[in-house]
RNA sequence: GGGUCUGUAGUUAAAUGGCAUAACUGCGGUCUCCAAAACCGCUGUUCCGGGUUCGACUCCUGGCAGACCCG
Numbered sequence: 001g002g003g004u005c006u007g008u009a010g011u012u013a014a015a016u017g018g019c020a021u022a023a024c025u026g027c028g029g030u031c032u033c034c035a036a037a038a039c040c041g042c043u044g045u046u047c048c049g050g051g052u053u054c055g056a057c058u059c060c061u062g063g064c065a066g067a068c069c070c071g
Stems, first nucleotide, its partner, number of pairs: 001070007010024004018054001026042005047063005
């Protein structure tokens, strides 16, 4: 330099173009003499621009970051 893939919550991952979701973590509560465990509830997220569309995590495009392959 060229190519392929990936980017979603603090972490790991879902999501046919149609309300962004789960588990763990965190916070609150129930229980307990106290705690742990268990149970109930709450908070919080689409890497950054632009475009297409009634509607974009999803499609197109330009960047950024990472992994791998070729040279």